The prediction has a mean pLDDT of 82. A computed fold for a 75-nucleotide RNA from a Candidatus Pacearchaeota archaeon, annotated as transfer RNA. The organism belongs to Candidatus Pacearchaeota, within Archaea. It matches the Rfam family "tRNA". It is annotated as a transfer RNA. RNAcentral holds the sequence, with entries from ENA.
Parts: sequence; structure tokens; C1' cells
RNA sequence: GGUCCUGUAGCUCAGCCAGGUUAGAGUACCGCUCUGAUAAGGCGGGGGUCCCAAGUUCAAAUCUUGGCAGGACCA
Repeated sequence: GGUCCUGUAGCUCAGCCAGGUUAGAGUACCGCUCUGAUAAGGCGGGGGUCCCAAGUUCAAAUCUUGGCAGGACCA
């Protein structure tokens, strides 16, 4: 230098192909419950500009383009 993959909650990820419900799950965190107490369990809660920007569209996490970061392969 070239090709491809990945980027969504503190962390690990789903959702993207085929645009449309209020952006989700697990875990972590906080509160309550349970216990003599702790852990485990149960219930509830907070937490996101969906990497950045532009474009298309009535509508974009999702499609298109450019950029940034990480990774794999080729040279």
C1' cells in the first nucleotide's frame, strides 16, 4: 500500500441482510426483599447522540459515501 471484518449501556453481545412499536438481553451498579448475618435467590430502578460527518428518505442503529479506531489476510 491492497482486500475483508468489527465499532450499539461500565463489560460481553443481539438487532443491520429485508428502513417503521418508546433502542434490547445477559452481567455489573443502586434500592427493596429474603437471612441471626453474608452469599445465592426474588422484585424494582438508573444508565445509550447506536464510532464521527455528510447524503438518500415521510422516516436511518439499519441503505450510500467519506473519515477515525481496532483486527485478519495479501504484498